[in-house]
RNA sequence: GCCCGGAUAGCUCAACUGGUGGAGCAGCGCAUUUGUAAUGCGCAGGUUGUGGGUUCGAGUCCCACUCCGGGCU
Numbered sequence: 001g002c003c004c005g006g007a008u009a010g011c012u013c014a015a016c017u018g019g020u021g022g023a024g025c026a027g028c029g030c031a032u033u034u035g036u037a038a039u040g041c042g043c044a045g046g047u048u049g050u051g052g053g054u055u056c057g058a059g060u061c062c063c064a065c066u067c068c069g070g071g072c073u
Base pairs, nucleotide, nucleotide: 001072002071003070004069005068006067007066010025011024012023013022019056027043028042029041030040031039049065050064051063052062053061
């Protein structure tokens, strides 16, 4: 230098061919317990890496850039 994959909640990951972004763990509250843990129920938490473009509508499509992983030379 070129090619491929990835970047979404504090962490690990979903989101089917563009149509209101979810789960598990962690956190908080309540129940349960003599108490803690465990368990059950609930709550909160996101400018989807950055900047543009297409579209009525973009996590998803297009372009550039940044970072991470792998490959080729």

Source information:
Transfer RNA from a Solirubrobacterales bacterium, 73 nucleotides, folded computationally. Rfam family: tRNA. Its family is annotated with triplet codon-amino acid adaptor activity in the Gene Ontology. The coordinates come from a structure-prediction model, not an experiment, and the mean pLDDT is 81. Lineage of the source: Bacteria > Bacillati > Actinomycetota > Thermoleophilia > Solirubrobacterales.